[in-house]
Molecule: small-subunit ribosomal RNA
Organism: uncultured prokaryote
RNA sequence: ACGAACGCUGGCGGCGUGCCUAAGCCAUGCAAGUCGAACGAGAAGCUUGUAGACAAUCCUUCGGGAGCGUCUGUGAGUGGAGAGUGGCGAACUGGUGAGUAACACGUGGGUAAUCUACCCAAGAGCGGGGAAUAACCUUCCUAACGGAGGGCUAAUACCGCGUAGUAUCUGGAUCUCGCAUGAGAACUGGAUUAAAGAGGGGCUCUUCUAUCCUCUCACUCUCGGAUGAGCCCGCGCCCCAUUAGCUAGUUGGUGAGGUAACGGCUCACCAAGGCUUCGAUGGGUAGCCGGCCUGAGAGGGUGUCCGGCCACACUGGGACUGAGAUACGGCCCAGACUCCUACGGGAGGCAGCAGGCGGGAAUAUUGGACAAUGGACGAAAGUCUGAUCCAGCGACGCCGCGUGAGGGAAGACGCACCUCGGUGUGUAAACCUUGAACGGGUAGGGACGAAUGGCGGUAUGGUUAAUACCUGUAUCGUUUGACGGUACCUAUUACGAAGCUCCGGCUAACUCCGUGCCAGCAGCCGCGGUAAUACGGGGGGAGCAAGCGUUGUUCGGAAUUACUGGGCGUAAAGGGCGCGUAGGCGGAAUAGCAAGUCAGGGGUGAAAGCACGUGGCUCAAACCACGUGUCUGCCUUUGAAACUGCCAUUCUUGAGUGCGGAAGAGGUGUGGGGAAUUCCCCAGUGUAGCGGUGAAAUGCGUAGAUAUUGGGAAGAAUGCCGGUGGCGAAGGCGCCACACUGGUCUAGCACUGACGCUAAAGCGCGAAAGCGUGGGGAGCGAACGGGAUUAGAUACCCCGGUAGUCCACGCUGUAAACGAUGGGCACUAGGUGUGGGUGGUAUUGACGCCACUCGUGCCGUAGCUAACGCAUUAAGUGUUCCGCCUGGGGAGUACGGUCGCAAGGCUGAAACUCAAAGGAAUUGACGGGGGCCCGCACAAGCGGUGGAGCAUGAUGCUUAAUUCGACGAUACGCGAAGAACCUUACCCGGGUUUGACAUGCCCACGACAGCCGUAGAGAUACGGUCUUCCUUCGGGACGUGGGACACAGGUGCUGCAUGGCUGUCGUCAGCUCGUGUCGUGAGAUGUUGGGUUAAGUCCCGCAACGAGCGCAACCCCUGCCACUAGUUGCCAUCAGGUAAUGCUGGGCACUCUAAUGGGACUGCCGGCGAUAAGUCGGAGGAAGGUGGGGAUGACGUCAAGUCCUCAUGGCCCUUACAUCCGGGGCUGCAAUCGUGCUACAAUGGUUCGUACAAAGGGUUGCUAAGUCGCAAGACCACGCCAAUCCCAUAAAGCGAGCCUCAGUUCGGAUUGAGGUCUGCAACUCGACCUCAUGAAGUCGGAAUCGCUAGUAAUCGCGGAUCAGCAUGCCGCGGUGAAUACGUUCCCGGGCCUUGUACACACCGCCCGU
Repeated sequence: ACGAACGCUGGCGGCGUGCCUAAGCCAUGCAAGUCGAACGAGAAGCUUGUAGACAAUCCUUCGGGAGCGUCUGUGAGUGGAGAGUGGCGAACUGGUGAGUAACACGUGGGUAAUCUACCCAAGAGCGGGGAAUAACCUUCCUAACGGAGGGCUAAUACCGCGUAGUAUCUGGAUCUCGCAUGAGAACUGGAUUAAAGAGGGGCUCUUCUAUCCUCUCACUCUCGGAUGAGCCCGCGCCCCAUUAGCUAGUUGGUGAGGUAACGGCUCACCAAGGCUUCGAUGGGUAGCCGGCCUGAGAGGGUGUCCGGCCACACUGGGACUGAGAUACGGCCCAGACUCCUACGGGAGGCAGCAGGCGGGAAUAUUGGACAAUGGACGAAAGUCUGAUCCAGCGACGCCGCGUGAGGGAAGACGCACCUCGGUGUGUAAACCUUGAACGGGUAGGGACGAAUGGCGGUAUGGUUAAUACCUGUAUCGUUUGACGGUACCUAUUACGAAGCUCCGGCUAACUCCGUGCCAGCAGCCGCGGUAAUACGGGGGGAGCAAGCGUUGUUCGGAAUUACUGGGCGUAAAGGGCGCGUAGGCGGAAUAGCAAGUCAGGGGUGAAAGCACGUGGCUCAAACCACGUGUCUGCCUUUGAAACUGCCAUUCUUGAGUGCGGAAGAGGUGUGGGGAAUUCCCCAGUGUAGCGGUGAAAUGCGUAGAUAUUGGGAAGAAUGCCGGUGGCGAAGGCGCCACACUGGUCUAGCACUGACGCUAAAGCGCGAAAGCGUGGGGAGCGAACGGGAUUAGAUACCCCGGUAGUCCACGCUGUAAACGAUGGGCACUAGGUGUGGGUGGUAUUGACGCCACUCGUGCCGUAGCUAACGCAUUAAGUGUUCCGCCUGGGGAGUACGGUCGCAAGGCUGAAACUCAAAGGAAUUGACGGGGGCCCGCACAAGCGGUGGAGCAUGAUGCUUAAUUCGACGAUACGCGAAGAACCUUACCCGGGUUUGACAUGCCCACGACAGCCGUAGAGAUACGGUCUUCCUUCGGGACGUGGGACACAGGUGCUGCAUGGCUGUCGUCAGCUCGUGUCGUGAGAUGUUGGGUUAAGUCCCGCAACGAGCGCAACCCCUGCCACUAGUUGCCAUCAGGUAAUGCUGGGCACUCUAAUGGGACUGCCGGCGAUAAGUCGGAGGAAGGUGGGGAUGACGUCAAGUCCUCAUGGCCCUUACAUCCGGGGCUGCAAUCGUGCUACAAUGGUUCGUACAAAGGGUUGCUAAGUCGCAAGACCACGCCAAUCCCAUAAAGCGAGCCUCAGUUCGGAUUGAGGUCUGCAACUCGACCUCAUGAAGUCGGAAUCGCUAGUAAUCGCGGAUCAGCAUGCCGCGGUGAAUACGUUCCCGGGCCUUGUACACACCGCCCGU
């Protein structure tokens, strides 16, 4: 954007628009007639005459008469239905797009090759006759449609005759013109061809016609015009080459026929042509255009409405009539279908307007009118007109309007949210005021479209003999509207009117609830697994609005087919290479031409459309009118001549030729050589192995191998030289010699004179493997056999081994045929190698040096590139030609064609499927990549664990419950620094419900508390006793009980909603920032490099310069010294005293205590090192290079751990998931694991004696001494709130004795008995003591842990928790080792570098079955 459809919704109007599908089939009605002024005949009606009947009314002598009117018969006039003859029309209008790839259409020309009714202008004419035929009448056939025979009649119907030219045909002679055939003009002969009347008026004359005059119309001939049509031509006009050849009336000629006209349009004969890679032929699709949609444009898509052209009218074919048709509402034939039938035969064609059925996602009324516009006929009035004008239906589209406006805060109610304070909806509503602009209702008025129309009159002009007729002009009167009582105007009336989509980003708009990878959403990315702005609902918001969304289609964005305007080293893409045809492109100079090109003029480019301006619908818009512009094109004419082209003449620089020289694995053929391998061969020496591998085995060998010597044979390949050296178009080419042969380079001189470049089609060359025929066959070696390896091993390794590899001839025609880079030419800084050549210089000469040139490498500027990179050998800048690309897969597959002996090659799709595939670079991570370095990481050592028993934790099982958490390292003597009750969260049972605990309110009491008692397992209940404090006397405080409500409470869930804290990598040396610089960017640099360090520690260098968090240092303990202080500590000297002891006086010197300082800094010396940082050694020193130890843990990682420490969002429970109590459980035990303790013994056990600590703790406490007990412990009791007293004997050690290698004087489990202590209470379920018992275990498989010095190992001591309970944990000291060559390997880590298809990051990704 739409001829749309679908969903939800829907007030009005204007203007448009409406079967895209079944060119399917159609009931019914209408859509083409008209003319009586061409003609014959002529119904009804009307007028009138006449005959008869009836008869209102009137008159009446009542007998009758007159008689409006009515009916019947008949005559005349008028009238003109229906049908017929005749004329014109019916070939227009209207519909549709099936066919058509075509002169169908568009555009511009031609017609000297043509026609044209009606119309216009002009000229001439319209004389005189004839014979028929419809209608009609009559006879007959037929169901119908229709038809046959006989008889009459008219014409503007039909037919002769006359007349006629500038018409047609033909003869003669002449002029002019044209691009050819030819055309035109005038002259002169011959022949041929016309006609129709009708109407008005009038004169004469009449009985009337007729005649005559005149007017109008009609008619005939001719010339011209206008209009319309036919034919021809240039150019333009879809897809497929997996359609490459097509064509016999085919192409042309001659002649004839035919046509309005040219023409193979048709025919006869003759010739053999015609079309085609600039796409013929064939196939598919399609009406074409003006335009319409989109787009900046160029383009792309499209052809509905309106307009032009074409084609078609049930399907196919055919002609007739006519000016015109091969005819939508005509005819004939054939076919299909439908209908009627008396079965003999007939009728029909909505792709006209309505309408029906069918098909479909889908497309309207069987309406009104000829009032207007237009058409047919007519002299006209007029008739006809589903053309048209209107109305109806559809939000289908475009445009416009409305659904109110002003005021109105208690910011109402409701709803939603909430941090509970409030906020939003929101001036929105209510309410008040107001208006009548949209529509509707009521009442009244009421169009434009209508006149230059029709009719009549008057005046006047033309015509005429005329004042008549006819007619023009002016004017007057009258008349005509489907729409429609519509638009519009006036008055009045709040009666009526908002939805749809969206709210994660793109994209404007956010919250709550529900749901819980469900239900669902989704245009792309993607949402949803318990806090969803993404699903569904609510509130709120955003957008558009009588519409809003969805779907479909087209263009755009898409420079994503690139003409404007792309690419091909690595993203898709350079043909494997050459030769070469067509084609494309092409050097310098001069002259000419004017095809391209440029400029001016003319014609055309219909209208509508589009743009602008002005105007009309009340204004404005859609819409409409007028004007201007546009319509980028084609044709024509005049001119220009630079460029391209063409023609001509020249030129030498492009290209080529000749002569001299040069290098080379260039090619083909022939001949020759040596080294090596092999052993089928021969001979010798020689003996048990050889060979092979990571290790082996198969294999070979006593029939003599391997090894070794000599000889022979055969085949293949050509060592060193050898080189990012050479040659070749590429593939490729390597011993030597010869023959033949291609190309290249080079110095000049001469010659040719653009001869050039590229290259579809075509032709040739073309590694390896493979194929055919015939040879050859040493080595190697697909297949195959065997041995190994392995889970397997149809592999890698080993032993064998056939095709093949080699030669000749032929085929195949592909490769990562690669520089992944087509060829030619020109231009654009350099530097440095190397191969060939030439020149210069120098030299006796060889080297050398300089310069040029061709080739071949490296580095690099500008430039280019997405980057990597390329860079005079371009991937730079230009130009020219060819090839190729257009997302990945399917697939280089299928089908077709073609080549091949085959294998297969070349050409080469689609369905379907995915949202990527891919390139380059970046940061990480990773590697059974590399380099450097570190760590008890390995190694070197010491001691353990894994085996036993027990302790403890965990899993599992069990259970009413065995509460919960922690799970590789980083869970498992962990939370728990201590579960008998309590703890306690679990289970069973018994209770309570504003609650065990907090705050607020009311009432009561003064103590309901406490104490005592009773019941009960207890919670609890009841009873007794007792009766608080302050006061301004109102009351208050405190406590208890009761009550209602707010609320309490939860170790309930979520550590994946969180804070805080913690573990781990790791005390590893790292992690970053600012500015600058580099890069399109991610990012880089700094932080890399050379050294050095424990260290990103320091030094040097450096496009970096600085800085921060880490490291180090600052802090604590410890090691040395000094000073100060001297009790509770100490005792050298002095004095006193004791059995003994700092016990006392005294002293503070020492030790010690604990506060302040000092000391160590690579400071000094030497070596090494860059003179640096530093390092090695030394001196001095208590201590030496961080002295030792601790505290200290960067950015971050593991959604690591913890909601059961605490805090906290959300969710959940509220007579229970809260709370109280009793009891039980957390301690349960087939099994398994972790961490420990004790051992297995003599470096030991045991008994006796004996020596030396440190650090702690103590009033609910540590407890001395004494006594009792075998002991645990008890009793009694001193001291100590601690450098004072106590715990408290340290133990290993040392000195003796015994034990003597054994299940023991080892080991102590287990069990029995008896006790002690703590505690309300040791049954489940404490610790300890005594006696007795005396299990396993004799050093531990695979595997695995700790430790580098006061460390490991070993020995004891203390503390926290705690009533009691320690093999655990946290500390303390005593004794006190071994080893480290070293960094290959295992583990972890750091830095640099490299590869990557990984980024959840190797526990990755991913392939096959």